[in-house]
Context: one part of a larger RNA
Molecule: small-subunit ribosomal RNA, central domain
Organism: uncultured eukaryote
RNA sequence: UUGCAGUUAAAAAGCUCGUAGUUGAACUUUGGGUUUGGUUGGGUGGUCUUCCUUACGGUAGCACUACUCUGACUGAAUCUUUCCUUCUGGUGAACAAUUGUGCUUUUCAUUAAGUGCGAUUGGGACCCAGGACUUUUACUUUGAAAAAAUUAGAGUGUUUAAAGCAGGCUUACGCUUGAAUACAUUAGCAUGGAAUAAUAAAAUAGGACUUUGGUUUUAUUUUGUUGGUUUUCAAGACCGAAGUAAUGAUUAAUAGGGAUAGUUGGGGGCAUUGGUAUUUAGCCGUCAGAGGUGAAAUUCUUGGAUUGGCUAAAGACUAACUUCUGCGAAAGCAUUUGCCAAGGAUGUUUUCAUUAAUCAAGAACGAAAGUUAGGGGAUCGAAGACGAUCAGAUACCGUCGUAGUCUUAACCAUAAACUAUGCCGACUAGGGAUCGGACAAGUUCUUUUACGUCUUGUUCGGCACCUUAUGAGAAAUCAAAGUUUUUAGGUUCCGGGGGGAGUAUGGUCGCAAGGCUGAAACUU
Numbered sequence: 001u002u003g004c005a006g007u008u009a010a011a012a013a014g015c016u017c018g019u020a021g022u023u024g025a026a027c028u029u030u031g032g033g034u035u036u037g038g039u040u041g042g043g044u045g046g047u048c049u050u051c052c053u054u055a056c057g058g059u060a061g062c063a064c065u066a067c068u069c070u071g072a073c074u075g076a077a078u079c080u081u082u083c084c085u086u087c088u089g090g091u092g093a094a095c096a097a098u099u100g101u102g103c104u105u106u107u108c109a110u111u112a113a114g115u116g117c118g119a120u121u122g123g124g125a126c127c128c129a130g131g132a133c134u135u136u137u138a139c140u141u142u143g144a145a146a147a148a149a150u151u152a153g154a155g156u157g158u159u160u161a162a163a164g165c166a167g168g169c170u171u172a173c174g175c176u177u178g179a180a181u182a183c184a185u186u187a188g189c190a191u192g193g194a195a196u197a198a199u200a201a202a203a204u205a206g207g208a209c210u211u212u213g214g215u216u217u218u219a220u221u222u223u224g225u226u227g228g229u230u231u232u233c234a235a236g237a238c239c240g241a242a243g244u245a246a247u248g249a250u251u252a253a254u255a256g257g258g259a260u261a262g263u264u265g266g267g268g269g270c271a272u273u274g275g276u277a278u279u280u281a282g283c284c285g286u287c288a289g290a291g292g293u294g295a296a297a298u299u300c301u302u303g304g305a306u307u308g309g310c311u312a313a314a315g316a317c318u319a320a321c322u323u324c325u326g327c328g329a330a331a332g333c334a335u336u337u338g339c340c341a342a343g344g345a346u347g348u349u350u351u352c353a354u355u356a357a358u359c360a361a362g363a364a365c366g367a368a369a370g371u372u373a374g375g376g377g378a379u380c381g382a383a384g385a386c387g388a389u390c391a392g393a394u395a396c397c398g399u400c401g402u403a404g405u406c407u408u409a410a411c412c413a414u415a416a417a418c419u420a421u422g423c424c425g426a427c428u429a430g431g432g433a434u435c436g437g438a439c440a441a442g443u444u445c446u447u448u449u450a451c452g453u454c455u456u457g458u459u460c461g462g463c464a465c466c467u468u469a470u471g472a473g474a475a476a477u478c479a480a481a482g483u484u485u486u487u488a489g490g491u492u493c494c495g496g497g498g499g500g501a502g503u504a505u506g507g508u509c510g511c512a513a514g515g516c517u518g519a520a521a522c523u524u
Stems, first nucleotide, its partner, number of pairs: 004495001006493001007476002012492001014365001016363002021358003025251002031080010041069007048061002051058002085132006095122011136198003139193002142190002151182002155165002167176003208244008217235002255355001256352003260347002263344002268340004274318002278314008289300002326333002370411006380404001384400004422491003426483002429467003434462009444452001471478002497524003506517004
């Protein structure tokens, strides 16, 4: 590991990309025939033996044997488009043909059949030894090899036993038996298999095979001997030519990528533009209170507050429409219009052909708060001030109010970043809605079409919901949290009683705040 868990009990990295790693669709010789062995089963007999029986007969036998069966298992050879390495020597078996000569049976007949011994020819993978070549592994079978003691286990009366490797028989002259066997896993060696999993091959043919022509190197034999030259022949290498062939590219995965068509969305960026509210300011009215609260007060107010009207400015926000609706990897995203690039799903008798899945390291993005430097500062508002409340109030309530809130450029990298549920793939159940494509009918508007609207159905892909589980769960509940003691689809992360503690220390990142990594003593 087999064989634990991860919604809520401890626990899935915030999210995506991504290298190493791990894992990865199907397909290529399967079938059939013939011949011949081995093991074994059934049936019918025979011989022999056992048992029962007076006899007939019956019964049993792994004891032998004949025949038979579409019996079962297993091996070998061969043919079906089917190299089993190949070549050169040596040895030369089985077998076939021709022929000589005996024997047996047979025939009118050396006629025919069988068989023995010779001769010649053909034929050989059975084995020797020398070249030339060979896709490579994993896996599995068998064997050799693998110290002993230990372990399992055989034999044996240590009196038993744990042990030990002894011992046992006789007339004590002597004789005689042991000291087995198994297991022994990774690696290595030899060997049979060829399913499974990889790997390689012929696509710019420098591809295979067969002939053939050149170029070039080497030099053994044989031409009576020695020497030289050249040719032939033999063996390398290189360059052509021709021929042979079914000449040579597997499917097109309800895997993936690309192209393309009409779409779709509050996805992103930049610019542009609308809206009311708030506050402030200006002008014109009115008038004594206004604010605020549980009740008050702090506060403003004839220097006209609050309130009403008409304007202006500023910065923020984007109401109602707004949904168990959409988009986005997540964080997140809602006024109009334009521009820019991107995405999903759908359609497709388009294309490539394994390109894929998940991912240590590494990288991008990442609410709010916070930090740095500018801008901007309407609103709200950590800190702070005051008024209340109260036993007290450093709070809740009220009036002010700095940082901040907004934006630009850079950091930070965390949240109950939650669906507290990793990602990819398959299967298991019924329903009606809804969003986006596509298709098919009908409907309506327009002048008839085309689009569009509306209705219905089918089908892919979404966000969800309802009802039920012969499923799961401790339950709550869950179509996933199911297909799990009937436990293996692939892959990553992570947890192991509560505290101490996400602390100390070290490392690293950060301007800092802090982040990531991350204990122990002790305690219970």